This is a predicted structure of a 72-nucleotide RNA (transfer RNA) from an Acidiferrobacterales bacterium.
Its Rfam family is "tRNA". Gene Ontology term of the family: triplet codon-amino acid adaptor activity. It is annotated as a transfer RNA.
RNAcentral holds the sequence, with entries from ENA.
The prediction has a mean pLDDT of 80.
The source organism's lineage runs through Bacteria, Pseudomonadati, Pseudomonadota, Gammaproteobacteria and Acidiferrobacterales.

[in-house]
């Protein structure tokens, strides 16, 4: 230099045009003499960045950045 993949909650990941979610974790409360465990509730996000298409974009298109793999 070329090709492919990856980026979404604190972490691990779903979601492939129509209200952004799950598990774990965090916080509060309940239960317990205390801890753990369990139950209930709550907080969470510029969907890496910029632009385009479209009534509507995490999702499609273009550019760009990070990381990973391969080729030269």
């Nucleotide at each position: 230099g070329c090709g492919g993949g990856u980026g979404u909650a604190g972490c691990u990941c779903a979601g492939c045009a129509g209200u952004a979610g799950a598990g774990c974790g965090u916080u509060a409360c309940g239960u317990u003499g205390c801890c753990a465990a369990c139950g209930u509730a709550a907080a969470u996000g510029u969907c890496g960045a910029g632009g385009g298409u479209g009534c509507g974009a995490a999702u499609c298109c273009c550019u760009u950045c990070u990381c990973c793999c391969g080729c030269u």